[in-house]
Molecule: transfer RNA
Organism: Mus musculus
RNA sequence: GGCUCCAUGGCUUAGUUGGUUAAAGCGCCUGUCUUGUAAACAGGAGAUCCUGGGUUCGAAUCCCAGUGGGGCCU
Numbered sequence: 001g002g003c004u005c006c007a008u009g010g011c012u013u014a015g016u017u018g019g020u021u022a023a024a025g026c027g028c029c030u031g032u033c034u035u036g037u038a039a040a041c042a043g044g045a046g047a048u049c050c051u052g053g054g055u056u057c058g059a060a061u062c063c064c065a066g067u068g069g070g071g072c073c074u
Base pairs, nucleotide, nucleotide: 001073002072003071004070005069006068007067010026011025012024013023019057028044029043030042031041032040050066051065052064053063054062
């Protein structure tokens, strides 16, 4: 330098042939229970989906550029 894959709550992932409110597990917070933590049960907060632009009535999802990471080739 070329090709290719990935980027979504604190962590791990789902959701991608565009279509109402972005889902789950773990973790976190509150309550119940307990002598007390934990466990169990109930409830709650937390991501405008890596950044910018484009297409569209409508974009996490399609297109372009960039950034970061993994792999392969030279």